[in-house]
This is a predicted structure of a 115-nucleotide RNA (FMN riboswitch aptamer (RFN element)) from Lactobacillus xujianguonis.
């Protein structure tokens, strides 16, 4: 000092204002939000997590999984303009409530062994 093992902590944001209505943070106008790693600083590129589905007693394994273009540049993630967003509940929900005081990509740190 690379690496390995164990443990600890942390690890998701958001409808202002207005319209209709008996009732809407769900419809309409409008507003707002963007997990982790990589790469020119990324919700929409590459990879991953979460959600969802199947199998399983469990651990886990497998699968599915939304959305972009223009311009400048050596290179776009910068700038312009667009677009996207699980399940259940409820007046139809990316933003409310619930599963979830959950889980997790991963981040930081401590200790140990070996070389």
């Nucleotide at each position: 000092u690379a690496u390995u093992g164990u443990c600890u902590u942390c690890a998701g944001g958001g409808c202002a204002g207005g319209g209709u209505g008996a009732a809407a943070g769900u419809c309409c106008c409008g507003a707002c939000c963007g997990g982790c790693g990589g790469u020119a600083a990324a919700g929409u590129c590459c990879g991953c997590g979460a959600c969802c589905c199947a199998c399983g007693a469990a651990a886990g394994u497998g699968g599915u999984c939304g959305a972009a273009u223009c311009c400048u540049u050596a290179a776009a993630u910068a700038g312009g303009u667009a677009c996207c967003g699980a399940u259940a509940g409820u007046a139809u929900a990316g933003u409310c409530u619930a599963g979830a005081u959950g889980g997790a990509a991963g981040a930081a740190g401590a200790c140990a062994g070996a070389c």